[in-house]
């Protein structure tokens, strides 16, 4: 300085070639069960989808910049 691959809940991660509501498991909250705890059960709660523009009826997904991590060449 070119390039590439990443960024989604408090963690670790899915989201197919743009379609209607953004989930998963852990962890944290509550109920039930137990003699108490712990598994295991049930339930609700947790998100500006890294940041800004753009396209588009519509964007976590296309494009552009930019921030940040990792890696690859010079």
């Nucleotide at each position: 300085g070119g390039c590439c691959c990443g960024a989604u809940a408090g963690c670790u991660c899915a989201g197919c070639u743009g379609g209607a509501u953004a989930g998963a498991g852990c962890a944290g909250g509550g109920g039930a069960c137990u003699u108490c705890u712990a598994a295991g059960c049930c339930c609700a709660a947790g998100g500006u989808c890294g940041u800004a523009g753009g396209u588009u009826c519509g964007a976590a997904u296309c494009c552009u910049a930019c921030u940040c991590g990792g890696g690859c060449c010079g």
Molecule: transfer RNA
Organism: Candidatus Uhrbacteria bacterium